[in-house]
Context: one part of a larger RNA
Molecule: large-subunit ribosomal RNA, domain II
Organism: fermentation metagenome
RNA sequence: UCCGGCGAGUGAAUGUGACUGGCAAGGUUAAGCGCUAAAGGAGUGAAGCCGCAGGGAAACCGAGUCUUAACAGGGCGAUAGAGUCAGUUGUAUUCGACCCGAAACCGGGUGACCUAUCCAUGUCCAGGUUGAAGUGGGGGUAAAACUCCAUGGAGGACCGAACCGACUCCCGUUGAAAUGGUAGCGGAUGAGGUGUGGGUAGCGGAGAAAUUCCAAUCGAACCCGGAGAUAGCUGGUUCUCUCCGAAAUAGCUUUAGGGCUAGCCUCGCGUAAGAUUACCGGAGGUAAAGCACUGAAUGGUAGAGGGGCCGAAAGGCUGCCAAAGCCUAUCAAACUAAGAAUGCCGGAUAAUUAAAGCGCGGGAGUCAGACGGCGUGAGAUAAGUUUCGUCGUCAAAAGGGAAACAGCCCAGACCCACAGCUAAGGUCCCCAAAUAUGGUUAAGUGGAAAAGGAUGUGGGGUUGCACAGACAACCAGGAUGUUGGCUCAGAAGCAGCCAUACAUUAAAAGAGUGCGUAAUAGCUCACUGGUCGAGUGACCCUGCGCCGAAAAUUCAACGGGGCUAAAAUCAUAUACCGAAGCUUGGGAUUCCGCAAGGGAUGGUAGGAGAGCGUUCUGUACGGAUUGAAAUAGGAGCGGAAGCGCCUGUGGACUGUACAGAAGAGAGAAUGCCGGA
Numbered sequence: 001u002c003c004g005g006c007g008a009g010u011g012a013a014u015g016u017g018a019c020u021g022g023c024a025a026g027g028u029u030a031a032g033c034g035c036u037a038a039a040g041g042a043g044u045g046a047a048g049c050c051g052c053a054g055g056g057a058a059a060c061c062g063a064g065u066c067u068u069a070a071c072a073g074g075g076c077g078a079u080a081g082a083g084u085c086a087g088u089u090g091u092a093u094u095c096g097a098c099c100c101g102a103a104a105c106c107g108g109g110u111g112a113c114c115u116a117u118c119c120a121u122g123u124c125c126a127g128g129u130u131g132a133a134g135u136g137g138g139g140g141u142a143a144a145a146c147u148c149c150a151u152g153g154a155g156g157a158c159c160g161a162a163c164c165g166a167c168u169c170c171c172g173u174u175g176a177a178a179u180g181g182u183a184g185c186g187g188a189u190g191a192g193g194u195g196u197g198g199g200u201a202g203c204g205g206a207g208a209a210a211u212u213c214c215a216a217u218c219g220a221a222c223c224c225g226g227a228g229a230u231a232g233c234u235g236g237u238u239c240u241c242u243c244c245g246a247a248a249u250a251g252c253u254u255u256a257g258g259g260c261u262a263g264c265c266u267c268g269c270g271u272a273a274g275a276u277u278a279c280c281g282g283a284g285g286u287a288a289a290g291c292a293c294u295g296a297a298u299g300g301u302a303g304a305g306g307g308g309c310c311g312a313a314a315g316g317c318u319g320c321c322a323a324a325g326c327c328u329a330u331c332a333a334a335c336u337a338a339g340a341a342u343g344c345c346g347g348a349u350a351a352u353u354a355a356a357g358c359g360c361g362g363g364a365g366u367c368a369g370a371c372g373g374c375g376u377g378a379g380a381u382a383a384g385u386u387u388c389g390u391c392g393u394c395a396a397a398a399g400g401g402a403a404a405c406a407g408c409c410c411a412g413a414c415c416c417a418c419a420g421c422u423a424a425g426g427u428c429c430c431c432a433a434a435u436a437u438g439g440u441u442a443a444g445u446g447g448a449a450a451a452g453g454a455u456g457u458g459g460g461g462u463u464g465c466a467c468a469g470a471c472a473a474c475c476a477g478g479a480u481g482u483u484g485g486c487u488c489a490g491a492a493g494c495a496g497c498c499a500u501a502c503a504u505u506a507a508a509a510g511a512g513u514g515c516g517u518a519a520u521a522g523c524u525c526a527c528u529g530g531u532c533g534a535g536u537g538a539c540c541c542u543g544c545g546c547c548g549a550a551a552a553u554u555c556a557a558c559g560g561g562g563c564u565a566a567a568a569u570c571a572u573a574u575a576c577c578g579a580a581g582c583u584u585g586g587g588a589u590u591c592c593g594c595a596a597g598g599g600a601u602g603g604u605a606g607g608a609g610a611g612c613g614u615u616c617u618g619u620a621c622g623g624a625u626u627g628a629a630a631u632a633g634g635a636g637c638g639g640a641a642g643c644g645c646c647u648g649u650g651g652a653c654u655g656u657a658c659a660g661a662a663g664a665g666a667g668a669a670u671g672c673c674g675g676a
Base pairs, nucleotide, nucleotide: 001676002675003674004673005672006671011095012094013093014092015091016090017089018088019087020086021085022084023083026050027049028048032044033043035041054061055060064076065075066074067073098236099235101233105226106225107224108223109222110221116200117199118198119197120196121195122194123193124192125190127159128158129157130155134151135150136149137148138147139146163187164186165185167184168183170181171180202218204214205213206212211220239611240610241609242608243607244606249262250261251260252259253258263366264365265363266362267361268360269359270358271357274353275352276351277350278349279347280346281345282344289336290335294332295331296330299327300326301325305321306320307318308317309316310315369394370393371392372391373390374389375388377386378385399410400409401408414587415586416585417584419583420582421581425577426576427575428561429560430559434574436572437571438570439569440568446563452547453546456544457543458542459541460540461539462538463537464536465535473531474530475529476528477527479504480503481502484498485497486496510525514523515522588601589600590599591598592597612665614662615661616660617659618658619657620656621655622654623653630649631648632647633646634645636643637642
């Protein structure tokens, strides 16, 4: 891991519903008792219970009663009668109460053969080294001290085996070993090691103290019991089909991953409503707007008041600050004189819908929601963020599209069909269907991105110049007063300042556009003529492109191939493809209907209904050695669970119908047992 078997809503009592049955203003017996054919037996047994009357705390009264002084008012009743006993079933309560699962708590015992410590009594420590005190002798002293040489043999002394330990690396790590091995390492006469016997016990002991040890178990041992402890937690919970079908919200909660009530679902009974649109009538203070209010805030005017200066004061001055007011342009969730659209409330009528609404009763589940659009808050006008409102989808929804892709777009799958039409989206190939028409784009833009930048290119518009010749290019001129005046070392068109409609000659030529010089010079422009011969400038709006544009393993920012008068993009027209949508033909179930016919049938939690199968029992009828059950194979039947038939194996039991009773259905529980 697989296979087989086992494996989870049960029983009792009581309450409360539904259905079925008996009797009914009544219903019913319990224990007990006797009887017999000994049975889910029939009798007997009214004690008791429920109902037939209520009101009051009660006494009590009674179709009334209580309150009260009350005959008032008011409350609860009557007027309006159905119960009760069983059976089946739903559900609740109490019990283990669907099953498995704690860590723990308590009681009584068993443990110190492991280990900790203590007591008693034994035993063990190769060899080597060092050389304390003391003692003897010599020296020394007045005597000592002291000193030298011997001797001596102390020490939690030294080195190092046994023995005890366990510091390091490596190996081992389904080990040779549930703590080891190799190589080194520490202690090794001591607070040493060790044998034997004994003591200390779990709310405890022991502890050179580590929450360390107390039999591979220790922040409280182990065994049995209370015990099926409890588990608002996790996991699991076994056949089929049919109908309906949620919620992830509110309030409260030592409450927040749990509950209770309501909301939303289902089933039954009753009632006769409900929804949408059009129309009519309402309330409103949002969006937008506005600035009268409350505040914010811009410029001007105005100038109360203040500041500064002068002055003895009166007062004057002020390029200072500046309120109210007025004019002007603004802002606001907690501003509104005014004010929508939607939405909300109410209503007659009509249309659509076709029982959806409401009431009572039985049963639930739900209280972690997710994303998307719109309207807000929080955040950073961040988040696949978070908090609300509203709608949608998912959740509980398959199908088609978006390459792939719960929440996006289209569309809601009863079943069958080698029939048809469409939706979104598509029609070159992968890949079903157009290589359609007219423009645009040249960037592979399409097929990621901003501010900003640019003679890219298409469309539209305004305006200037132009055959009396424009724009560009080329040829020629571009002068004179004058080197304008000033300034200055110089200043001559061109450092700077002033003036500049200067004037003259002219076809034209600025007291000068730029380069240049120290200043001149020189080059050039404006302006003019000529050559040439048709368009040429400026600006605005707009379509599509360009740059801006850097990421980590080739392409990797169209799904791919590949695409350029397109297979991109814009517009237009027609055709086609395209889904479990719709239609057509056939079929199933169910609802409505007299019928003809028509409607409905996705579904998690969950409610309701109808069935299949297993074991046993009763009644009836069967089958079986001429082969039962079981089992293997096979192309049968049924809407499913399932049910037959044939052949083989097998070798003794077993079926059908109608009822009844349950140890009644397995794939999951790190399930249990067995096997491979």